[in-house]
RNA sequence: UUUUUUGAGAGUUUGAUCCUAGCUCAGGAUGAACGCUGGCGACGUGGAUAAGGCAUGCAAGUCAAACGGCCACCGCAAGGUGGCAGUGGCGAACGAGUUAGUAAUACGCAGAUAACCAACCCCAAAAUUGGGCAUAAUUCAUCGAAAGGUGAACUAAUUCCCAAUAGUCCCAAGGCAGUAAUGUUUUGGGUAAAGGAGCAAUCCGUUUUGGGAUGGGUCUGCGGCCUAUCAGCUUGUUGGUGAGGUAAUGGCUCACCAAGGCGAUGACGGGUAGGGGGCGUGAGAGCGUGUUCCCCAACGAUGGCACUGAGACACGGGCCAUACUCCUACGGGAGGCUGCAGUCGAGAAUCUUCCACAAUGGGCGAAAGCCUGAUGGAGCGACGUCGCGUGCGGGAAGAAGACCUUAGGGUUGUAAACCGCUUUUAUAGGGGAUGAAGUUAUUGACAGUACCCUAUGAAUAAGAAGGGGCUAAUCACGUGCCAGCAGCAGCGGUAAUACGUGACCUUCAAGCGUUAUCCGGAUUCACUGGGCGUAAAGAGUCUUAAGGCGGUUCGGAAAGUCUUUGAUAAAAUCUUAGAGCUCAACUUUAAGUUCAUUGGAGAUACUUCCAAACUUGAGGGUGCUAGAAGUAAGCGGAACAUACGGUGUAGGGGUGAAAUCCGUUGAUAUCGUAUGGAACACCAAAAGCGAAGGCAGCUUACUAGGGCAACUCUGUCGCUGAUUGACGAAAGCGUGGGCAUGGAAAAGGAUUAGAUACCCUUGUACUCCACGCUGUAAACGAUGGAUACUGAUUGGUGGAAGUAUCGACCCUUCCACUGGUGAAGCUAACGCGUUAAGUAUCCCGCCUGGGAAGUACACUGGCAACAGUGAAACUCAAAGGAAUAGACGGGGGUCUACACAAGCGGUGGAUCACGUGGCUUAAUUCGACGAUAAGCGAAAACCUUACCAAGGCUUGACAUGCUAAUGGAAAGCUCGGAGAAACUCGAGCCCUCGCAAGACCGUUAGUACAGGUGCUGCCUGGUUGUCGUCAGCAGGUGCCGUGAGGUGCUCCAUUAAAUUGGGAAACCUGCGCAACCCUUACCCUAUGUUUUAUUUGUCAUGGGGGACUGCCGCAGUUAAUGUGGAGGAAGAUGAGGAUGACGCCAAAUCAGCAUGGCCUUUAUGCCUUGGGCCGCACACGUGAUACAAUGGCCGGUACAAUGGGCUGCGAAACCGCAAGGUGAAGCCAAUCCCAUCAAAACCGGUCUCAGUUCGGAUUGAGGUCUGCAACUCGACCUCAUGAAGUUGGAAUCGCUAGUAAUCGCCGAUCAGCUAUGCGGCGAUGAAUAUGUCACUGGACCUUGUACUCGGGUGGCUGGCAGCUACUCAAAUUAGUUGGUUAAAAUCCAAC
Repeated sequence: UUUUUUGAGAGUUUGAUCCUAGCUCAGGAUGAACGCUGGCGACGUGGAUAAGGCAUGCAAGUCAAACGGCCACCGCAAGGUGGCAGUGGCGAACGAGUUAGUAAUACGCAGAUAACCAACCCCAAAAUUGGGCAUAAUUCAUCGAAAGGUGAACUAAUUCCCAAUAGUCCCAAGGCAGUAAUGUUUUGGGUAAAGGAGCAAUCCGUUUUGGGAUGGGUCUGCGGCCUAUCAGCUUGUUGGUGAGGUAAUGGCUCACCAAGGCGAUGACGGGUAGGGGGCGUGAGAGCGUGUUCCCCAACGAUGGCACUGAGACACGGGCCAUACUCCUACGGGAGGCUGCAGUCGAGAAUCUUCCACAAUGGGCGAAAGCCUGAUGGAGCGACGUCGCGUGCGGGAAGAAGACCUUAGGGUUGUAAACCGCUUUUAUAGGGGAUGAAGUUAUUGACAGUACCCUAUGAAUAAGAAGGGGCUAAUCACGUGCCAGCAGCAGCGGUAAUACGUGACCUUCAAGCGUUAUCCGGAUUCACUGGGCGUAAAGAGUCUUAAGGCGGUUCGGAAAGUCUUUGAUAAAAUCUUAGAGCUCAACUUUAAGUUCAUUGGAGAUACUUCCAAACUUGAGGGUGCUAGAAGUAAGCGGAACAUACGGUGUAGGGGUGAAAUCCGUUGAUAUCGUAUGGAACACCAAAAGCGAAGGCAGCUUACUAGGGCAACUCUGUCGCUGAUUGACGAAAGCGUGGGCAUGGAAAAGGAUUAGAUACCCUUGUACUCCACGCUGUAAACGAUGGAUACUGAUUGGUGGAAGUAUCGACCCUUCCACUGGUGAAGCUAACGCGUUAAGUAUCCCGCCUGGGAAGUACACUGGCAACAGUGAAACUCAAAGGAAUAGACGGGGGUCUACACAAGCGGUGGAUCACGUGGCUUAAUUCGACGAUAAGCGAAAACCUUACCAAGGCUUGACAUGCUAAUGGAAAGCUCGGAGAAACUCGAGCCCUCGCAAGACCGUUAGUACAGGUGCUGCCUGGUUGUCGUCAGCAGGUGCCGUGAGGUGCUCCAUUAAAUUGGGAAACCUGCGCAACCCUUACCCUAUGUUUUAUUUGUCAUGGGGGACUGCCGCAGUUAAUGUGGAGGAAGAUGAGGAUGACGCCAAAUCAGCAUGGCCUUUAUGCCUUGGGCCGCACACGUGAUACAAUGGCCGGUACAAUGGGCUGCGAAACCGCAAGGUGAAGCCAAUCCCAUCAAAACCGGUCUCAGUUCGGAUUGAGGUCUGCAACUCGACCUCAUGAAGUUGGAAUCGCUAGUAAUCGCCGAUCAGCUAUGCGGCGAUGAAUAUGUCACUGGACCUUGUACUCGGGUGGCUGGCAGCUACUCAAAUUAGUUGGUUAAAAUCCAAC
């Protein structure tokens, strides 16, 4: 260079949306551990914690061809062979282990050493001569428990010493060459040696020198952790001269001299850490890591020290100190597993006290050989990677079992059984290696292993996790916010795919999950690759040193940059292509890349450097100019306060209303005079000036900056700016003045539940001045500075030019500043938009989830107050920005309703009725609770009835089916006995159909089952209430918006109305509105049971007409429409009814009905009697009757409509005061009855304002009716009795016309009735408003919002003990160096 390879997202903030932002998950990895499970093999790997302590064995010896001696054997002897301790040599500084320390005396890469060393090995040259003194062993004596010594005597060597000789060795001096380093040469002095074996040849050694190989020492540059809440460090420190020391340079050490050296490019200090090759992950850049293997370093119980040696300051050598352990005769001694095994301890956790030197390698030796826990192997552990197996084929529309079920069936599932086949593996038997290299011979731990053959028989071999979403895979039961789950959001409060169990399924598989840690996802520290108006984030502003960046042109250099060619970059690892183990993992061969360092040769566009020039950046000069720019001094008027004087009299002041307060000692008001301090009305403006803070009466002085115009000068002098410096509102602090007003604190008065507030009356500091400090603000444009570029339009301020004019104005253009609207573009959106938040460049500051917290500690500043810098533990899954729909607002606008106003009548007070709460009770059955429960479900004496007590029944009072037995009256009816009844016993009456089989019916027994007004209205259907008969609600297509969403449906008119018209990115549509339906008011017509004397019609039924803003005037946009009028029975939807959009309130109802689930089954079912639902201190709701004269009572006289009636309505007549009774006509109804159809009304009389001739409660007595039955507990009648009550507090309800109010009539339910209720009907029959949005409710538009089912709460440390690390101090001691000395382990000094 080419080719190849190369990047996935999801959940979670919201009612929903977009964005920001954090948390969490899916992947890969590990020296792992834990849980469940576990067939085999190969290759790897295994004390990560306590560098904690260690029993036992082994891990370094060897050489008799260096030496003397001793022992054993052989030999007659000389001697030989073998062994042993010692002297001597070499080795023991390697190999093996560990990572404590170490942030640089380490490591890595690249260099230097002319500043160095070296045993063994190789090469070359030369030499190996002559002497001597000792000493261990051994013997004797002796001390000690031991370890271990002491004295005397003897002896050897390749031990030691002396002498000789020697050169290319060392030292000194000189000469020559050279700038020097240095080279060369001369002279003088000095320094060597060891022998052994062999018959010998010879071999092995020894000594000196030079070179090599290899290994090491030292030095230099570069590279790689955190911390500034560590900013200054350093006295051998930095350098020099000289000396010492070392193998060698050097303050390495010492003496003297100088005063340096290091540091924001992070010194010094603190924390952490062995470094690298590599390893994990990642698309990469990176991030994390340093296990096994390789390289390097460091360490060896802890600290220190040297000796020996080529090499050590020495893991299995020495000395001392300390800690610990062990032995002891108490005097004294011994020890160092961070070698291999093994043990204890601590820990979540890490192996055999194995075999062998056969191989590879190491030490010694001439060799044989010996030694080797290096190494080669085996063992243990699923710890990891890789491979194999646990069988294969057939076998049902599909066994059994289990689970589910809509009860039909489905799933498990070809799965099993069963049939056939195979033998990897397993077991047994047989054969049987490579690894051996070294001529012949000998030599295998592994191992009778790998591998091969044969036999047997599916035989010996499957689990773990998960199954609501993310995330592959679902059902049932149990449980009931419990038990539990959970990685995140979350699940569980009776129908849980989320808990537990089972069935089934999914994924991986001898493993599967969990935990811990790392990378990834996370573009969530952003180099690749982020941001800062409002989400976290621009320093309050300016200045400047360092640093970073920098205009145009020409020339040169070649540092960056680029090209090319070398060197290094260990091996292993990695990649590619091959090869060997049956494959693979594994092993192995070859090739290869990047980064980095460095040498040579070249290129010169850009950056850099050097030199020269330029004028456009920057700055200066001249002229004109605006301004609340700053500092200082002087002056002015209004207002205010105070003082004095005049006039004058009872209030003033203050507030929503008041009071404190001032005032007869004369206020307030008003006039005059004087004094005082502070602030500067009008002008005045979105205006002007300033770096920001900020700046306003007028004048003067001094000072700074800006703008414009033409010419001119300098010639990059510039931009930014960590540190630094200066300025910096208000409040605050210090010292001294001043003090009119205002006014924290404080006091008093009010308000209030309280009111440490808002309001009022006072009022200190302060507010003002001078000087000094503080140094912060929502110091905001929430927007750092500079430069360049990019459409427009319209204002304001300053300046200039052109044109024109006598001049100004107007008009046009340019520059600077300051506003509005807006193209493109940007933005999450809002918005910004030549004054950018657009497009780009440069520099600085700042951010990285919320809270804790701008807090704590530390440091700096300050008089203080405080300011600056600025965390963590802990805690949450969010916190947040913009916009959207709703809801809400004691926000705004428009409109509307018996909403208010105007009226009429009530409620709330009394008595009673009814309902509810509460209380009571054996039970007072249950439900309904603001509006939208409470004369509601609902006419409870028994029944109803669901409640309570008591007595009974158990396939049941009721349904269907099956089995068996029995019968054709066992049942039923009548009578009788017991009983409260249910029920039971007895007697009588009563015998289905069919020829028959049998059917049908009934009883008894059994089995499935019945039954439940038991629970859940928050599982539900259906039905209903409410907003509301309010005008709204929604969709399609289109358009706008990233999106939620918007538009349509907003706006202007109008309407009862989203009714209609106009306009408009909308055009249409649906459900609602209206209309269609019913009743009613007028007319016509047809019919005629009843009605009528009548073929009559005011009645009934059916059909039709009529009303549509149709006509006219005015208004309005020529419109919709409004308004007035005519005609008309009726006029602007004529009146009334039915009709109730999308939805809200988990509204009501499981007790009307239906229904899922749960519960119950000799009872929560069923039957019966009696009781209760009516219970009464009290509270509430709805009504009735009243309180009286518009009335009560008595008498008389009128006028309706709707309805109901056969177990019914019941007439006339008669009886009773009456309720009612007798009676029976008529009527299945326009015919008869309830029902004279009514009452209020009207006429006449009486009462005369009183607790009454009002009012009728309560109570007594007597009756009537219904009904098996009126005691609890019915209604009605008659007589008697005659409570409260004299018009009702706060508050509150209904009603707009045939309405309110008043009056009666009918009906349903019903044997009767507690009905004064409810549903209808007619009679009499008003008043007031034609306005408004102040109250209540509603509709539309708009605005704010931290609300989105309601409510509450809400920030976290203190003490004690222990452990670890560090610091300081004292004493003692080893060692080294130096000194003293004849001699130093011993004495002295320093360290």

This is a predicted structure of a 1391-nucleotide RNA (small-subunit ribosomal RNA) from a bacterium.
Model confidence (mean pLDDT): 81 of 100.